[in-house]
Transfer RNA from a Chitinophagales bacterium, 74 nucleotides, folded computationally. It was read from a public genome assembly.

RNA sequence: AGGCUGAUGGUGUAACGGUAGCACAGAGGUUUUUGGUGCCUUUAGUUAAGGUUCGAAUCCUUAUCGGCCUACCA
Numbered sequence: 001a002g003g004c005u006g007a008u009g010g011u012g013u014a015a016c017g018g019u020a021g022c023a024c025a026g027a028g029g030u031u032u033u034u035g036g037u038g039c040c041u042u043u044a045g046u047u048a049a050g051g052u053u054c055g056a057a058u059c060c061u062u063a064u065c066g067g068c069c070u071a072c073c074a
Stems, first nucleotide, its partner, number of pairs: 001070007010024004018054001026042005047063005
């Protein structure tokens, strides 16, 4: 330099172009003499900027960052 691939709450991981969900963690409540466990409720997220579309996490372009492969120079 070229090619491929990935980026989603605090963490991990889903979502056919049509309500962004699940688990853990956090917060509140319930249960308990207390704590833990169990149960209920709840907070918080699509890397960035454009484009296509009635509608984009998803498709297209560019950028940033990570991973893999190939090549060049030394």
It matches the Rfam family "tRNA". It is annotated as a transfer RNA. Lineage of the source: Bacteria > Pseudomonadati > Bacteroidota > Chitinophagia > Chitinophagales.